Predicted 3D model of a 93-nucleotide RNA (SAM riboswitch aptamer (S box leader)). The sequence was found by an Rfam model in a public genome assembly. Model confidence (mean pLDDT): 78 of 100.

[in-house]
RNA sequence: UAUCUAUCCAGAGCGGCUGAGAGACCUGGCUCGUCGACGCCGCAGCAACCAUCCUGUUUUCAGGAACGGUGCUCCCGCCAGGACCGAUGGAGC
Numbered sequence: 001u002a003u004c005u006a007u008c009c010a011g012a013g014c015g016g017c018u019g020a021g022a023g024a025c026c027u028g029g030c031u032c033g034u035c036g037a038c039g040c041c042g043c044a045g046c047a048a049c050c051a052u053c054c055u056g057u058u059u060u061c062a063g064g065a066a067c068g069g070u071g072c073u074c075c076c077g078c079c080a081g082g083a084c085c086g087a088u089g090g091a092g093c
Base pairs, nucleotide, nucleotide: 001092003091004090005089006088007087008086013043014042015041016040017039021032022031023030025082026081027080028079029078044073045072046071049069050068052065053064054063055062056061077085
């Protein structure tokens, strides 16, 4: 990063720093925010996509574990409609 593919109503928060907008974009709502939101960092946790390991089966599927690589931890991706939608994992180049 043109592309392919899976998932996006389950689950899981505290502390520090910062300081005005934030919930991706458009329209309309709704919500959060100087009683400090959003963001960043640390720690903790959740989950089980990849890797690893275990069990059964057999060539793949099912179940389990959670020390690695990611991801995630208000509200269904906040809601409805829209568009060359977006995000994350894996593959490919």